[in-house]
RNA sequence: UCGCGACAAGGGCAAAACCGGCGAAAGCCGGCGACGCAAAGCCACGAGGCUACGGCGCGAGAGGCGCCACGCCAGUCGGGCCGCCGAC
Numbered sequence: 001u002c003g004c005g006a007c008a009a010g011g012g013c014a015a016a017a018c019c020g021g022c023g024a025a026a027g028c029c030g031g032c033g034a035c036g037c038a039a040a041g042c043c044a045c046g047a048g049g050c051u052a053c054g055g056c057g058c059g060a061g062a063g064g065c066g067c068c069a070c071g072c073c074a075g076u077c078g079g080g081c082c083g084c085c086g087a088c
Base pairs, nucleotide, nucleotide: 003088004086005085012037013036018031019030020029021028022027035075041081042080043079045078046077047076048073049072050071054068055067056066057065058064
């Protein structure tokens, strides 16, 4: 340096539930809490998933139905960027 990830060391993050806030929603932020995580650090570039305020269409009409991401998920996978430790 590359690989690899140990019942190592010192640390780190924090799922669900609950409480408060933001948001139309998905979801996000804070608190609490630990299911897990060696990138569960960062980036929506590819695939995938979620939502549909609004727009468009359907409809006699509706608070109905369908389609659309410019919204979201990095703890779905791939890719990119950056990084701690060192048994093997």